[in-house]
RNA sequence: CGCGCGGGAGAGUCUGGACACCAGCGCCGAAGGGGCAAUUCCUCCCCGGAACCUCUCAGGCACCAGGACCGCGCG
Numbered sequence: 001c002g003c004g005c006g007g008g009a010g011a012g013u014c015u016g017g018a019c020a021c022c023a024g025c026g027c028c029g030a031a032g033g034g035g036c037a038a039u040u041c042c043u044c045c046c047c048g049g050a051a052c053c054u055c056u057c058a059g060g061c062a063c064c065a066g067g068a069c070c071g072c073g074c075g
Stems, first nucleotide, its partner, number of pairs: 001075007012025001014024004026061003032057001033055003039051004
C1' cells in the first nucleotide's frame, strides 16, 4: 500500500413543490479539497511545514449507505 473482518462521531425524519428528486432556510465536520489569521505540533524565536486546527468548495444532517481513524488477519 491492497484485500477481508470487527469497531467507528457530528448535524433537519425542517418548509414548499410536479415527492426517494428539485428549491429554500437552518446546521455538521471524519472521504476528498483549500488555508496558516488564531490554537497545537515539528526542541526554542524568525522563516517554513503539518494537523484531529481552520474554511465549508465538494460531501453530509431518521434508517440504510458512506465514513477519517483504530484493531486483527492475509499478500

The RNA shown here (Glycine riboswitch aptamer) has 75 nucleotides and comes from uncultured Nocardioides sp.
The prediction has a mean pLDDT of 79.
Taxonomically the source falls in Nocardioides (Bacteria, Actinomycetes, Propionibacteriales, Nocardioidaceae).